[in-house]
RNA sequence: CGAGCCGACCAAACGGUCGCGCGUUUCGGCAACGGAACGUGAGGAAAGUCCGAGCUGCACAGGGCAGGGUGCUGGAUAGCGUCCAGUGGGGGCGACCCCAAGGAAAGUGCCACAGAAAACAAACCGCCUCGGCCGUGGGCCGAGGUAAGGAUGAAACGGUGCGGUAAGAGCGCACCAGAGGUCGGGUGACCGGCCUGCUUGGUAAACCCCACCCGCAGCAAGACCAAAUAGGGAGAGGAUGAGGUGGCCCGCUGACUCUCCGGGUUGGUCGCUUGAGGCCUCAGGCAACUGAGGUCCUAGAUAAAUGACCGUUCACGACAGAACUCGGCUUACGGUCGACUCGCACC
RNA sequence: GCGCCCAUAGCUCAGCUGGAUAGAGCAUAGGCUUCCGGAGCCUAGUGUCGGGGGUUCGAAUCCUCCUGGGCGCG
Repeated sequence: CGAGCCGACCAAACGGUCGCGCGUUUCGGCAACGGAACGUGAGGAAAGUCCGAGCUGCACAGGGCAGGGUGCUGGAUAGCGUCCAGUGGGGGCGACCCCAAGGAAAGUGCCACAGAAAACAAACCGCCUCGGCCGUGGGCCGAGGUAAGGAUGAAACGGUGCGGUAAGAGCGCACCAGAGGUCGGGUGACCGGCCUGCUUGGUAAACCCCACCCGCAGCAAGACCAAAUAGGGAGAGGAUGAGGUGGCCCGCUGACUCUCCGGGUUGGUCGCUUGAGGCCUCAGGCAACUGAGGUCCUAGAUAAAUGACCGUUCACGACAGAACUCGGCUUACGGUCGACUCGCACC
Repeated sequence: GCGCCCAUAGCUCAGCUGGAUAGAGCAUAGGCUUCCGGAGCCUAGUGUCGGGGGUUCGAAUCCUCCUGGGCGCG
C1' cells in the first nucleotide's frame, strides 16, 4: 500500500432571527383561554411486528383433550427462540466465521426416472463348480455357489490392502470409519485407552416419539365523566342456568341476554411515561451478568410538535420520524478510531 | 397503532399430501377458408412460479428473512 476480519464510538458543528409540542412559574380573565419568562423536545435502527415480558380485562386462570413452540452441554436473566462460556460438525492459507445440532436400533409413510434389486433383501451381465448334450483348446441346456468386477442411480447392505478360496465373502489379519461393552478424565455435552468382526441406507424444515414451555385477548386493552334518544319494531332463549370464560369438555361465574331492522352521540379525563432506567467507581465472576455506593431525569402528541431562514467552517451529511412501556432478534444504512490476519514492496 | 390474509403466462385461474418438459380458458402471432373482413378450423410462441437464503438426491409446493398488495378492529 492492497485485500480481509473483529470490536467500540459518532450520527455535521457553532451563533443569530422567527415558528411549533409539552412542563413549571407568573400576569390578565368568572371561565374557556390568551400573554410572558425559563426548561425540554426522535433513533441506532423510532422500521418489520419475528420472539419474550410488564400492564389491563376475562376465576388474582383451575383440571383434561386438541393445538402451538423450543430442541448439543453448563451458566446468565423477570423472561426469551436472546446472551455468555464450552462440546461436536462444517468453511477459510489465516485473523475468524457459520450450524432448527434430541430420537431413523419405538412405529408408520416416502425414496420419481433409471436399475436385477431402494431395505423383508435380491441376482441382469459376469465369475466358479457339478451334471447332460453337440463333438471339441469351444458352445448350448439344467442344478447350485458368489457379491470381487460391469451396468443404473443422489443413494446399492462398512472402506483400502494382504492372505485365503473352485470363484468369492469380516472367512482371517493390519489400518481406517461406525456400533456395543468396559476403564479413566470432565458438573456435563463429550474426550481418551482397551476388548468384541458386532457392521445396522436416507428422510423427522414427512407423520410421529421423548423432554421442557405455553389459558385467551390486546392500550382501538381497560376505567371514568359528559353529551345523546323512540330505551322503538320483529324474532329467539332463560335459575330444569341465558350469556361470559374468542377451539372443545369439565369447573367457575350468575340475570336478563342474543340476532336483525330503525334511530341518536362521534366530546373529554385517566391509562401516559421514573423504568427489571442511564452513567461513574469499587467488589465477585473467564464471560454474559450480579451486588454496594454515588450521580442524572432525558418527548408524551391525538389530525398529531420536533421546522424554516441567515452567517461562518468542514470531509458538504447515508438509512431513516416516537404513538402503552421495556429486553432481544432481523432487516436498511454513512463515517471515524483501535486490535488482529494475509499478500506485495522498501528500510 | 394492533390483528390477519394473498402473490403462478399479457389477463383470469388450476397445480401447493415434495418427483411434469409447470398446465387450462381468454388474448396474441401464423396458416386454411373468403372478393375482403368477422366467425370457424389447424398450429405456434410463453414463465428468474414476487425476491434472497436454507432443508432435501430433488422445492411452485416445506422452513426462514425481505418486497408489494388487500382486509378487519373504537
Two RNAs folded together computationally: RNase P RNA and transfer RNA, 421 nucleotides in total. The coordinates come from a structure-prediction model, not an experiment, and the mean pLDDT is 79. Rfam match: Bacterial RNase P class A.